[in-house]
């Protein structure tokens, strides 16, 4: 410098569950392990989830439908960045 077949000290932790939080999606913490070589970090591009507020519509005026991220997801893909181990040169 390139690569990630096998292996590894050690690391992370899906589903489910309990508590807290949030309008929701989701987040944080405990338990728990399906998996992960970046399942470390960054919402930059795509994707995707939600719709409180806002806008528009319907209405029997009780309600109700649609659109929108300014809210999320990094364990969906790409990109950026840092790092462990091993192999090859």
């Nucleotide at each position: 410098u390139u690569u990630u077949a096998a292996a590894a000290g050690g690391g992370c932790a899906a589903a489910c569950u309990c508590g807290c939080u949030g309008a929701a999606a989701g987040g944080c913490g405990g338990g728990g392990a399906c998996g992960c070589a970046a399942a470390g970090c960054c919402a930059c591009a795509g994707g995707u989830c939600u719709a409180a507020a806002g806008c528009a519509g319907a209405a029997u005026c009780a309600u109700u439908u649609g659109c929108u991220a300014u809210g999320g997801c990094g364990g969906c893909u790409g990109g950026g960045u840092u790092g462990c181990a091993a192999a090859a040169a």

This is a predicted structure of an 89-nucleotide RNA (c-di-GMP-I-GGC riboswitch aptamer) from Aquisalibacillus elongatus. Model confidence (mean pLDDT): 83 of 100. The sequence was found by an Rfam model in a public genome assembly.